[in-house]
RNA sequence: GAUAGAGGUUGCGUUCUCCAAGAGUACCUCUCCGGAUAUGGCAGACAUAGGGGAAGGAGAGGAAAAGGGGCGGACGCCGAAAGAGGCAGCUUUCUGCAGGCGGUCUCUUGGGCAUAUGCCGAAGAGGUAUAUGACUGUCAUCAAUAUGGAUGGGGCGCUAUC
Numbered sequence: 001g002a003u004a005g006a007g008g009u010u011g012c013g014u015u016c017u018c019c020a021a022g023a024g025u026a027c028c029u030c031u032c033c034g035g036a037u038a039u040g041g042c043a044g045a046c047a048u049a050g051g052g053g054a055a056g057g058a059g060a061g062g063a064a065a066a067g068g069g070g071c072g073g074a075c076g077c078c079g080a081a082a083g084a085g086g087c088a089g090c091u092u093u094c095u096g097c098a099g100g101c102g103g104u105c106u107c108u109u110g111g112g113c114a115u116a117u118g119c120c121g122a123a124g125a126g127g128u129a130u131a132u133g134a135c136u137g138u139c140a141u142c143a144a145u146a147u148g149g150a151u152g153g154g155g156c157g158c159u160a161u162c
Stems, first nucleotide, its partner, number of pairs: 001162005008078001011077006018070002027062007037049004041097005081109007089101003110136002113133008138153005
């Protein structure tokens, strides 16, 4: 260097079905009050709706979805993948900012779990970063022994074959 392989309290990701939540919310229709603004993420522009009644409020009837999740199945896999940052692109009316999406580069993290704090999130769901703890896999060293112990390392690692 090439090929193959292992890790597992849910190993990782994608996707599909179902389910919870979102939510009796947005929105639509009707009635009443109200009386000039409202909407397009923000600023400006522009557009649209509006005294044939805007915003807002009350009542009645109807009534979602997305992003984010959970169980299970299928598929692809074992830097699987996740996070942070940079760059350019596309996109939401135009410009700037902000947001979203995928791409690429660099850096960090062996893996899952629990707890605490922060952040994302509608959320007490879930995710994520950091710290701590034990567990697990692997290698090295040490002591000891018949398969376990102690300490330490990091996936650019480890094992096997060539």
The RNA shown here (Lysine riboswitch aptamer) has 162 nucleotides and comes from a mouse gut metagenome.
Model confidence (mean pLDDT): 76 of 100.